[in-house]
Parts: sequence; C1' cells; structure tokens
RNA sequence: GAACACCAAUAGCAAAACUGCCGAAAGGCAGCGACGCAAAGCCAUAGGGACUAAGUCGUUUCGAUAUGUCAGCCGGUUGCCGUU
Repeated sequence: GAACACCAAUAGCAAAACUGCCGAAAGGCAGCGACGCAAAGCCAUAGGGACUAAGUCGUUUCGAUAUGUCAGCCGGUUGCCGUU
C1' cells in the first nucleotide's frame, strides 16, 4: 500500500414500536428501545435510484412536476483493531 470481515480484543452507532416537538407531506430532532451495522463516520445545486407534492402547470373528485427528503438502496470519500 492492497484485499478481506471467519476468529480475538477495545470501543462506537441504533431499526421498528411508543412519547413529545418541527414539517403541507415525505421526513427530521429529542427521549425510550435494540432489528441490525466493519464504516449504520462524512457527502443530497455537483453519479444512479427511491419517497413526498406545498407551490406551479393541465383537460382540476384527478394527473404531471423538486426547488423538499432518504447516506440503514447502490455509489463517492476518509478511517480503528484484526487476518492475509
């Protein structure tokens, strides 16, 4: 430096549900709680994909659309222990 995550050690994060708050919604934050995670650290005007549709547009009981959101979908980037 590269690959890997079977084993050991030390730490770390925290899904769903529930409660409160914010938001039009998706979703977010805090508490509680552990389904899991070798990057579940960071990156969302600036790769792909997904969710929502306030506003806007249209032929307006409906449809389209991101400037909103998701990094625990893939991806990019930095990195601890261990093994090779």
A computed fold for an 84-nucleotide RNA, annotated as c-di-GMP-I riboswitch aptamer. It matches the Rfam family "c-di-GMP-I riboswitch aptamer". From the family's description: GEMM was predicted in a large-scale screen for bacterial structured RNA regulatory elements. Model confidence (mean pLDDT): 82 of 100. The sequence was found by an Rfam model in a public genome assembly.